[in-house]
Context: one part of a larger RNA
């Protein structure tokens, strides 16, 4: 010089587009943040409409007040799908991470597309309901009845899956064809009766992931040896799959100064910042990846977790409690308290983009998309312009003659960015549908009005005198200034810098 997630000091006018707990992976009141599908299913409904009927009043229309059916709704409960996405953090993690490159002849894939085959029969239950009953509560326990796209059997099935069995390829295990056999499924719902969406098996893509290799990836030798599932076979087990992934057994190997091993810090990475480079430092916001979800284990369920707002167990901590027992988890958005130099609103919208259900209408969506607040950054604008004196006043210097400040000011003129006050009025949205927003932007009036500070001036380093202090107050980045003529302290005036922002401090290069 540069860059800052920046803070602190004095200042401080608008706009645009970023960004905003670096510390306490501390604790958390309150709201919300994941649901939805009635076109799977029985129910139920003091919602509403239609018909029908019944009883009371009344001659009679009619009124009230009740059933039934049938339709439209809306729904607690089976059930499906989604809740593994999205969003949040950086504690662990020096490698089961990350990055590049490869390999899977060792694998897996809901939803989507594309192709081929099907969708036939039976039958058990359990919710919700209705009885009892326990418990403060949170919730439960027994018996009865019941439906499905819930569950369970039979059937039939291909290029599915197994076994023989033969051939071709290839070899390291193996693929790939044929012929026999043997197993394995299925659900139904709407219809305007055309069809639509499903559901079962098979095969191929697509996108997703799982394993495996090979290089790369801090400091430290005041860590020199570490290792016994440990290293390698054999077999069994186990996996969606390859392996010591796990166990019997058999061998005694395996890593290591090209630093094992232990210590210490630390998520990686496109990328930022600095520099001509080479490097050196970094990992804020954005994208991709990994890890976690009060601390620790664990597995269910599912195509996907060993699951941030599920379950269950130990723990710390906090409420509740009728003392028996329950209840909870913001490193989601906001918001509190605490820590700290130090960091927003308990705001609007689902319009726009996604996303999850759904035949769709739609519903949910603190993702997002907007507005609030913060000079915290970066860009932009302005705070006026022309004209005006041998130069006012004031004020600071003077060698008292003058000089400065200074065309500055007043004084004429004149513009309207910005401002204020009135109209109009958007893109973003395809027919509709716009939170933002009556915003942006455009006209019309008004009128220099409302809008300049902070730093420095001894050398480095652009800028200089006078007063005050008197090695004192005090200043300093270095080198140094101050003991009576201080351009260095401290005000004045005057000058230089940069400017809505100027210095300080921290931190990288």
């Nucleotide at each position: 010089g540069g860059a800052c997630u920046a803070a602190c000091g004095c200042u401080g006018g608008c706009g645009g587009c970023g960004u905003g707990u670096c510390u306490u992976a501390g604790a958390c009141a309150u709201g919300c943040a994941a649901g939805u599908c009635g076109a799977a299913c029985g129910g139920g409904u003091u919602g509403c409409u239609a018909u029908u009927u019944u009883g009371u009043a009344g001659c009679a229309a009619u009124a009230c007040a009740g059933a039934a059916u049938a339709g439209c709704g809306c729904u607690a409960g089976u059930g499906g799908c989604g809740a593994a996405c999205g969003g949040g953090u950086g504690a662990g993690u020096a490698a089961u991470a990350u990055a590049a490159a490869a390999g899977u002849a060792a694998c897996c894939u809901a939803c989507c597309c594309c192709a081929g085959a099907g969708u036939g029969g039976a039958g058990c239950a359990a919710a919700a309901c209705c009885c009892g009953c326990c418990g403060a509560a949170a919730g439960g326990c027994g018996g009865g009845a019941u439906a499905a796209u819930u569950c369970u059997c039979c059937a039939u099935a291909u290029u599915a899956u197994c076994c023989u069995a033969a051939a071709a390829c290839a070899u390291a295990a193996g693929u790939u064809u044929u012929a026999a056999g043997a197993u394995g499924a299925a659900a139904g719902g709407c219809u305007u009766c055309g069809g639509c969406c499903g559901c079962u098996c098979u095969g191929a893509g697509a996108g997703g992931g799982g394993c495996u290799u090979u290089u790369a990836c801090c400091c430290u030798a005041u860590c020199a040896g570490c290792u016994u599932g440990u290293u390698g076979g054999u077999g069994a087990g186990g996996u969606g799959a390859c392996u010591g992934c796990u166990c019997a057994c058999c061998a005694a190997g395996g890593c290591a100064a090209u630093g094992a091993c232990g210590g210490g810090u630390a998520g990686g990475g496109g990328g930022u910042g600095u520099g001509a480079g080479a490097g050196c430092a970094u990992g804020a916001c954005c994208c991709c990846c990994c890890a976690c979800a009060u601390g620790g284990g664990a597995a269910c369920u599912g195509c996907g977790a060993c699951a941030c707002g599920g379950u269950c167990c130990c723990g710390a901590c906090u409420c509740c409690u009728a003392c028996g027992g329950g209840a909870g988890g913001c490193a989601g958005c906001a918001g509190u308290c605490u820590a700290g130099a130090a960091a927003u609103u308990u705001g609007g919208g689902c319009a726009a983009u996604g996303g999850g259900c759904g035949a769709a209408a739609g519903c949910c969506u603190g993702a997002c998309c907007c507005a609030g607040c913060g000079a915290c950054g970066c860009c932009g604008c302005g705070u006026g312009a022309g004209g005006g004196a041998u130069g006012a006043c004031g004020u600071c210097c003077u060698u008292c003659g003058g000089g400065a400040u200074g065309u500055a000011a007043a004084c004429c003129u004149u513009u309207g960015u910005u401002g204020a006050g009135g109209g109009g009025g958007a893109c973003g949205a395809u027919a509709a549908u716009g939170a933002c927003g009556g915003u942006a932007c455009c006209c019309c009036u008004c009128g220099a009005g409302g809008a300049a500070g902070c730093c420095u001036c001894g050398g480095c380093u652009a800028a200089c005198u006078c007063c005050g202090u008197g090695c004192c107050a005090g200043c300093a980045g270095c080198c140094g200034c101050g003991g009576u003529a201080a351009a260095a302290c401290g005000g004045a005036g005057g000058a230089g810098g940069c400017a809505a922002g100027c210095g300080u401090u921290g931190u990288c290069c």
Overview
Predicted 3D model of a 509-nucleotide part of an RNA (small-subunit ribosomal RNA, 5' domain) from a metagenome. RNAcentral holds the full RNA, with entries from SILVA. Rfam family: Bacterial small subunit ribosomal RNA. Rfam links the family to the GO terms structural constituent of ribosome and ribosome. For this family Rfam cites "Crystal structure of the ribosome at 5.5 A resolution" (Yusupov et al., Science, 2001). Model confidence (mean pLDDT): 85 of 100.